The prediction has a mean pLDDT of 85. The part of an RNA shown here (small-subunit ribosomal RNA, 3' major domain) has 471 nucleotides and comes from an uncultured bacterium. RNAcentral holds the full RNA, with entries from ENA.
[in-house]
Context: one part of a larger RNA
RNA sequence: UGACGGGGGCCCGCACAAGCAGUGGAGUAUGUGGUUUAAUUCGAAGCAACGCGAAGAACCUUACCAGGGCUUGACAUUCAUAUGAAUUAGUUGGAAACAGCUAAGCUUAUUCGUAAGCAUAUGAACAGGUGGUGCAUGGUUGUCGUCAGCUCGUGUCGUGAGAUGUUGGGUUAAGUCCCGCAACGAGCGCAACCCCUAUUAUUAGUUACCAGCACGUAAAGGUGGGGACUCUAAUGAGACUGCCGGUGAGAAAUCGGAGGAAGGUGGGGACGACGUCAAAUCAUCAUGCCCUAUAUGUCCUGGGCAACACACGUACUACAAUGGUCGUAACAGAAAGAAACGAAGUAGUGAUACGGAGUGAAACUAAGAAAAGCGACCCCAGUUCGGAUUGAAGGCUGAAACUCGCCUUCAUGAAGACGGAAUUGCUAGUAAUGGCAGGUCAGCAUACUGCCGUGAAUACGUUCCCGGGCC
Numbered sequence: 001u002g003a004c005g006g007g008g009g010c011c012c013g014c015a016c017a018a019g020c021a022g023u024g025g026a027g028u029a030u031g032u033g034g035u036u037u038a039a040u041u042c043g044a045a046g047c048a049a050c051g052c053g054a055a056g057a058a059c060c061u062u063a064c065c066a067g068g069g070c071u072u073g074a075c076a077u078u079c080a081u082a083u084g085a086a087u088u089a090g091u092u093g094g095a096a097a098c099a100g101c102u103a104a105g106c107u108u109a110u111u112c113g114u115a116a117g118c119a120u121a122u123g124a125a126c127a128g129g130u131g132g133u134g135c136a137u138g139g140u141u142g143u144c145g146u147c148a149g150c151u152c153g154u155g156u157c158g159u160g161a162g163a164u165g166u167u168g169g170g171u172u173a174a175g176u177c178c179c180g181c182a183a184c185g186a187g188c189g190c191a192a193c194c195c196c197u198a199u200u201a202u203u204a205g206u207u208a209c210c211a212g213c214a215c216g217u218a219a220a221g222g223u224g225g226g227g228a229c230u231c232u233a234a235u236g237a238g239a240c241u242g243c244c245g246g247u248g249a250g251a252a253a254u255c256g257g258a259g260g261a262a263g264g265u266g267g268g269g270a271c272g273a274c275g276u277c278a279a280a281u282c283a284u285c286a287u288g289c290c291c292u293a294u295a296u297g298u299c300c301u302g303g304g305c306a307a308c309a310c311a312c313g314u315a316c317u318a319c320a321a322u323g324g325u326c327g328u329a330a331c332a333g334a335a336a337g338a339a340a341c342g343a344a345g346u347a348g349u350g351a352u353a354c355g356g357a358g359u360g361a362a363a364c365u366a367a368g369a370a371a372a373g374c375g376a377c378c379c380c381a382g383u384u385c386g387g388a389u390u391g392a393a394g395g396c397u398g399a400a401a402c403u404c405g406c407c408u409u410c411a412u413g414a415a416g417a418c419g420g421a422a423u424u425g426c427u428a429g430u431a432a433u434g435g436c437a438g439g440u441c442a443g444c445a446u447a448c449u450g451c452c453g454u455g456a457a458u459a460c461g462u463u464c465c466c467g468g469g470c471c
Base pairs, nucleotide, nucleotide: 008471009470010469011468012467013466015462016461019426020425021424022423023422026317027316028315029314030313031312032311033310034308035307042053043052064303065302066301067300068299069298070297073126077125078124079123080122081121082120083119084118087104088103089102090101091100092099093098107116108115109114128292129291131290132289133288137286138285139281140280141279142277144275149188150187151186152185153184154183155164156163157162168179169178170177194269195268196267197266199237200236201235202234203233204232205231209226210225213224214223215222240263243257244256245255246254247253319419323378324377325376326375327374328373336365337364340359341358345354346353347352385416390411391410392409393408394407395406396405432454433453434452435451436450437449438448
């Protein structure tokens, strides 16, 4: 000077408290440990590993295992020699890779010597490595933490390490601002500048819109037309403690009020200081060193990553009547579409098939939003709850669904009666609950990323638990 204290003071945070919904019990999905295995590839490990890398393991991916092959190599550059255009087709063996055979084919320029280009073979330099070391590294990332801190120049003080400034009195979300002060200034952070959202004006008016006028229909912005409204998307305005009153130190500020669509950072996002954890990553990539070189490289077929006594994490579905089933005239947003989205119509109980209109999309399509509302049944039961499991029959994608995909129909109908100790999230359009879309993707979503619908309860307070800031 720091760090630490079951030392003190002050102050924050869903930290506790007050509430709501959960997890921990059940079944399933998924990740991990363990065990097993020829292999169950590798990494991630308290918070900050465990629906994580993986925005999608049947082959491929794939790195693992078994077996079968290759050795200048699957890929790159260069040289020497030889041969041939490139390449295409057929055939034998084989699981394929590959090995063998047959046939066709003979580039461009040319001074006819050859040169250029490509391929094959041989030889040589070399290639290759998801092999090791993240404790040799770059880059990237997590975390404390969007916490309010971290420093510098000059000056001053101290023998010096250092101090001061940055402490103090107030105040703030904030080292935010004010006042004071041997300090005066400055930088990185804070805030603002950026994006979305809430109000409004102007401009523009198609593919969106339809008030008034006219036409028109079974119905319909369907048509003429309109530029008002909604909306779209560009430019502006608007909020600044600006105004009033109280408190305060004639300060900063704070409390209340007015006006206002919005009020004191309006709400959300992007944005992460100096540093910490020898934190994570050599398997994104790059890279030093080490190792490997007829194998730790590379090609192929099959298997494995999917095993299963068990243990843990994260989710989904439930245990029901605020519910289940059936019927029935509602209402979104955002995002996607060409090797794509695929309508009407027809067939099928259905998955789906046939079909192919329209659409590179404010035009067409997926597309019926679902909870909600209305009506009917069920009458508290392991049930008309719950749907695991299993059997049968089908459908789709794809060379190929046995190991190992998804979906449909019929049948089957397990556990489960709201969950011990313990423990998580959340303060408002939030929690809870309902559906929809997208990325990945041939196919496969209870995951992830978004979107909208319905829409609460509670916060006395800071003694205590946890984390953090200042003295």